Small-subunit ribosomal RNA from Spiroplasma sp. TIUS-1, 1520 nucleotides, folded computationally. The coordinates come from a structure-prediction model, not an experiment, and the mean pLDDT is 83. Its Rfam family is "Bacterial small subunit ribosomal RNA". Taxonomically the source falls in Spiroplasma (Bacteria, Bacillati, Mycoplasmatota, Entomoplasmatales).

[in-house]
RNA sequence: UUAUUGAGAGUUUGAUCCUGGCUCAGGAUGAACGCUGGCGGCAUGCCUAAUACAUGCAAGUCGAACGAGGGUGCUUGCACCCUAGUGGCGAACGGGUGAGUAACACGUAUCUAAUCUACCCUUAGGUGGGGAAUAACAGUUGGAAACGACUGCUAAUACCGCAUGGGACACUACUAUCGCAUGAGAAAGUGUUAAAAGGACCGUUUGGUCCGCCAAAGGAUGAGGAUGCGGCGUAUUAGCUAGUAGGUGGGGUAAUGGCCCACCUAGGCAGUGAUACGUAGCCGAACUGAGAGGUUGAUCGGCCACAUUGGGACUGAGAUACGGCCCAAACUCCUACGGGAGGCAGCAGUAGGGAAUUUUUCACAAUGGACGAAAGUCUGAUGAAGCAAUGCCGCGUGAAUGAUGAAGGUCUUCGGAUCGUAAAGUUCUGUUGUAGGGGAAGAAUAGCUUGGACAGGAAAUGGUCUGAGUCUGACGGUACCCUACGAGGAAGCCACGGCUAACUAUGUGCCAGCAGCCGCGGUAAUACAUAGGUGGCAAGCGUUAUCCGGAUUUAUUGGGCGUAUAGGGUGCGUAGGCGGUUAGAUAAGUUUGAGGUUAAAGCCCGGAGCUCAACUCCGGUUCGCCUUGAAAACUGUCUUACUAGAAUACAGGAGAGGUAGAUGGAAUUCCAUGUGUAGCGGUAAAAUGCGUAGAUAUAUGGAGGAACACCAGGGGCGAAGGCGGUCUACUGGCCUGUUAUUGACGCUGAGGCACGAAAGCAUGGGGAGCAAAUAGGAUUAGAUACCCUAGUAGUCCAUGCCGUAAACGUUGAGUACUAGAUAUCGGAAUUAUUCGGUGUCACAGCUAACGCAUUAAGUACUCCGCCUGAGUAGUAUGCUCGCAAGAGUGAAACUUAAAGGAAUUGACGGGGACCCGCACAAGUGGUGGAGCAUGUGGUUUAAUUCGAAGCAACGCGAAGAACCUUACCAGGGCUUGACAUAUAGUGCAAUGUUAUAGAGAUAUAACGGAGGUUAACAUUAAUACAGGUGGUGCAUGGUUGUCGUCAGCUCGUGCCGUGAGGUGUUGGGUUAAGUCCCGCAACGAGCGCAACCCUUAUCAUUAGUUACUAACAUUAAGUUGAGCACUUUAAUGAGACUGCUAGUGCAAACUAGAGGAAGGUGGGGAUGACGUCAAAUCAUCAUGCCCCUUAUGCCCUGGGCUACACACGUGCUACAAUGGCCGCUACAAAGAGUCGCAAUCCCGCGAGGGGGAGCUAAUCUCAAAAGGCGGUCUCAGUUCGGAUUGGAGUCUGCAACUCGACUCCAUGAAGCCGGAAUCACUAGUAAUCGCGGAUCAGCAAUGCCGCGGUGAAUACGUUCUCGGGUCUUGUACACACCGCCCGUCAAACCACGAGAGUUGGCAAUGCCAGAAGUACGUAUCCUAACCGCAAGGAGGGAGCGUACCAAGGUAGGGUUAGCGAUUGGGGUUAAGUCGUAACAAGGUAUCCCUACGGGAACGUGGGGAUGGAUCACCUCCUUU
Repeated sequence: UUAUUGAGAGUUUGAUCCUGGCUCAGGAUGAACGCUGGCGGCAUGCCUAAUACAUGCAAGUCGAACGAGGGUGCUUGCACCCUAGUGGCGAACGGGUGAGUAACACGUAUCUAAUCUACCCUUAGGUGGGGAAUAACAGUUGGAAACGACUGCUAAUACCGCAUGGGACACUACUAUCGCAUGAGAAAGUGUUAAAAGGACCGUUUGGUCCGCCAAAGGAUGAGGAUGCGGCGUAUUAGCUAGUAGGUGGGGUAAUGGCCCACCUAGGCAGUGAUACGUAGCCGAACUGAGAGGUUGAUCGGCCACAUUGGGACUGAGAUACGGCCCAAACUCCUACGGGAGGCAGCAGUAGGGAAUUUUUCACAAUGGACGAAAGUCUGAUGAAGCAAUGCCGCGUGAAUGAUGAAGGUCUUCGGAUCGUAAAGUUCUGUUGUAGGGGAAGAAUAGCUUGGACAGGAAAUGGUCUGAGUCUGACGGUACCCUACGAGGAAGCCACGGCUAACUAUGUGCCAGCAGCCGCGGUAAUACAUAGGUGGCAAGCGUUAUCCGGAUUUAUUGGGCGUAUAGGGUGCGUAGGCGGUUAGAUAAGUUUGAGGUUAAAGCCCGGAGCUCAACUCCGGUUCGCCUUGAAAACUGUCUUACUAGAAUACAGGAGAGGUAGAUGGAAUUCCAUGUGUAGCGGUAAAAUGCGUAGAUAUAUGGAGGAACACCAGGGGCGAAGGCGGUCUACUGGCCUGUUAUUGACGCUGAGGCACGAAAGCAUGGGGAGCAAAUAGGAUUAGAUACCCUAGUAGUCCAUGCCGUAAACGUUGAGUACUAGAUAUCGGAAUUAUUCGGUGUCACAGCUAACGCAUUAAGUACUCCGCCUGAGUAGUAUGCUCGCAAGAGUGAAACUUAAAGGAAUUGACGGGGACCCGCACAAGUGGUGGAGCAUGUGGUUUAAUUCGAAGCAACGCGAAGAACCUUACCAGGGCUUGACAUAUAGUGCAAUGUUAUAGAGAUAUAACGGAGGUUAACAUUAAUACAGGUGGUGCAUGGUUGUCGUCAGCUCGUGCCGUGAGGUGUUGGGUUAAGUCCCGCAACGAGCGCAACCCUUAUCAUUAGUUACUAACAUUAAGUUGAGCACUUUAAUGAGACUGCUAGUGCAAACUAGAGGAAGGUGGGGAUGACGUCAAAUCAUCAUGCCCCUUAUGCCCUGGGCUACACACGUGCUACAAUGGCCGCUACAAAGAGUCGCAAUCCCGCGAGGGGGAGCUAAUCUCAAAAGGCGGUCUCAGUUCGGAUUGGAGUCUGCAACUCGACUCCAUGAAGCCGGAAUCACUAGUAAUCGCGGAUCAGCAAUGCCGCGGUGAAUACGUUCUCGGGUCUUGUACACACCGCCCGUCAAACCACGAGAGUUGGCAAUGCCAGAAGUACGUAUCCUAACCGCAAGGAGGGAGCGUACCAAGGUAGGGUUAGCGAUUGGGGUUAAGUCGUAACAAGGUAUCCCUACGGGAACGUGGGGAUGGAUCACCUCCUUU
């Protein structure tokens, strides 16, 4: 220089944005588990019990230090070899482990003038002369053994004196001289201090060389000590410390030092976290990450610590010693019971523990180490092999071709699709494998043999350098190479609903199961299990565990605190943090240059070697710390100055600021007296209560306490809490103005201190009213409440506590900056304006949004406090405070995927506004009472088939249940079937008649049968199949109901909003109407409304029979001729549109009028938007899936659907005189009719019968009633009413018993107008009267659908009830109020707290005790070297004593963990109990603090908040 550098997703909601947690995708591992497994290379392999260990090995070597013993060879005195012992060196290295340790242990950087250092290197010296022993050995002897005891002999490089002193050390000497300080330190002199005359070789024997030895100096290496800085959790550990901190003197050490001792002083450490407790070997580095960070400390490397546990020293250069010693303790082993032995956290290996971690291998060939002169010996260090997919890397399991797209599997819409060029087949290759053959590098040395050169020497050995030869491989016949063989031996695992790549079938049926999160499974599961297919990775693949990441989810980089978690209740103020303007100095911070260090390995970069890679090798870069130089802008420090911050003086000002005292009037209550009489009081309504013993009311007088109307205003004051009659005294703060003074004196503020509503506590007063608790009365299912009557603490005062509130602007304090408008309070100026407060609106900007907006939630800075999912829980425990109540601090286990904020659309409200509707009201008539009809429930039954269930099931499906229908029950029968299609065969068959048996289906027999022959008919047989009113309307289509004939429901484009969404569609009017008009960020459009359609009301035209008849003729009669004028019929048109007039209004429109048959959608009908109710229907029909198949199918007979203590719905008939009965008499419309309607006529009291004209219908028939006229009845259970019952009949039909209708005679029940409640109807309507039709043999019809006749009353109006629409508001609802949801109690399970106690651990304290050892002392005993002629001495050893001290004992405490009868709250758990506290005004607004009470949610009192709906007023704002 290049190179390197940041991804998100799922899940809260009906939907949205935000906050916020949970979860996933990535990488990693000394891993383990499941399934599977061909090869090679390189690594790695007890993370748990620092648990216990059988067996073998892991440290020896030197005969060139020494004596002795033994062996071999023979050349018989030589050579070689082996070894126990003495002696030397080593054994303090190498190897293991991480228990302890929070420490100068480690890392890093310095210091050591405060130190030592065997072996090694360099330098220059010395190595003289003596002595006394002792092991081995021999003998005697003890012991089971381990191991000793005594006597005697002997050597040394073993041991001891002496000489010598270049040197070293001490003194002269705090000297000269030198150093940054402590300090270092000569010359010269004095004193002290050493050794092995050894060993080997050479040699010409004065010797030489080499290895040793002694004393020094220097180096190197290693070690000791000191210091700065760095790396951990808990403050629910806040105080710790007596050798403690320091000094003086001494001792000790290699050396500094309280390291130790004596004395003196009283200090030392700590909020920058001491002490205590818990945890932990530290680092280079490893993993992850964009980085900053976070986590880890296996392998490799550095340091430390330890070696069964604890203590101790010895030896030595070095140890307080893993494979040494002594003691104590535990454990194991041996024993002759006397006594002994042992220490795998070395390498293998065993047991145990555990999810889990290897061979009792080979070799010293290489590297390294110990010893040796060397050969060499030793080396579980090391090098190798073995085991394990434990990891990383590489290779293979074949390649090409091959379409009848084979077989087979799976799916299928049955056509096909897919596995799939995949296979088979054909042609190849040979990595790997198997067999055979060849075959390395790693080896360099040293030694030995033999050359050369050089220095020195008399020479020789020897030394240094350099050649040649000889010899050495555990791995291993391994790597590698060649040949042959032959696709032959080599693929699995996981996933496939979304996140997340990959889909179908079958089975199962909230079961079995899955699941990382969301979640899947209750009969059509891409989510379970299996199969096929597909996707991913691959000798592996998944799972589990752990770490980092994603997570900006602890935020330095890089978060927040109005409402989501989060501002301390308020102030004063300490430490600390931060700090205005000017100049100078300094250089701590800061910036920068240079040097040192940052071990190696690793990471990164550039190269190289194994065929590549992993792996290995070479070169380079790198944090930090230290030393030193420079700069001076900024920060710091020191000095100097300034006035803009801050403060003071002076003059004014406002104020419910505070404390104390005095005083005033109104009102309540009480007392006394007078007047006066029966009630008062209270409530939604009452009652308790008071009152004839005189209340309430009223008047006068008095007593006492508490609070201060009006003024009064989101006006004022105060730090907050808070403060309100008047006056006085004392007193704090604030504002304004003008000059002057000080000169940064400031801001914030952990701890600390003070203040701090109400309630509450203590003591003493006081006590009028009010009023927790309490009592009574109501209300209620209950009412421990709301309402009422009483009423005690308390409320008041004084003093002392308490210290909390929704202590809120839910907004910490300070400073600066950033448009305006408007109102108000206090000043200055009085013209503009300005200063300080208090509000509202609004720009930029901010915000998740709501909103904030110079009084910021904007833009910035400084300081403090606080937050990190929800619940558990502001709970437990510990501590502090408090008289108590309680306050402050404040967790965890466990549970859970959400909890939450703002806004949106709906729905809902015992919220509001407006509007509509036979919704109410005003009226009329009913139902509910009676009898009957009919449907339903219930009950019953063999069966009483099934469905419909608030409105919107119940005279509904059913426009006709005696059989049939019929689906139900009993019994009797059939099984390819009553019905369809296909195959094969047969046929005088089918159709028909008769007879017999039978309940019938059916069976048998007979007769008849000119029709059919590719059989279309019947039958037989077998199989596919038929069949099902069996299930699921919650799998469906279709159809229907309902809100509702309500006026709504949407879309395109645009605009607004981050978004869900909004706008349009809201607003002002108007309408039956989202109907229309006006306005408007909207402009348009669609489905609905209206209109178009049918009918009815008027007219015209056309047409004129079966209808009609004015005129003419005619008849009994529109009967006939005649006529289309009228009526009418049925086709086409007209007509009505707010068109015209008037008024009002901007307009739309409304009101009135004219004309008109009709007037404001003329009346009626059909017509039903988007959608709602998993509404109804699988039994109209169709249909998926499931189920039945000699039956859940089919046929038949009989029965049932018609039952009957009862309850409900819908109707009919009535209760009578507006009536009943009798007689006479009149007028419709719309329909139906040939399997029919049936006239006239005859018979019957009648139903009906006989007979039959006419009519396939404007022709004939069915065919009117109320009404009118007249009569009778006379208010009664009737001449009302007609049920029920008896008798006799008629008709239909195969058949009227269960179970038809009708007729006649007789019978003559309830009922005298209907409780609570409830229904319909606004005009040709209600009411009333009859007529017709469908279904149908007949009929249960009083039902249903239609038709006309007669024909009313009332509507002031929208307060209320019900339903609906629009706007708005609140919401914790969204399955949408039939919602949500709280607490006790009961049950099961889980974790936790308390708990009489109990069992362990840990660290200390006091006292006792005192092994081994060391030091000191020593009067007893022993004693080779030196001194001494000797006695003896010096010195040494043993013993004894003292001091220190481990284990142990004892005592009272501390702390921690386990267990614990019982007990407490907490959590979780589809369908338990009691209530209904909260969410809407949640039905008493809610919530906070506090007190009392109550089964429970909770209630009440006092004070507070709005995070309260609604209405009114005030204030403010906006518009005009």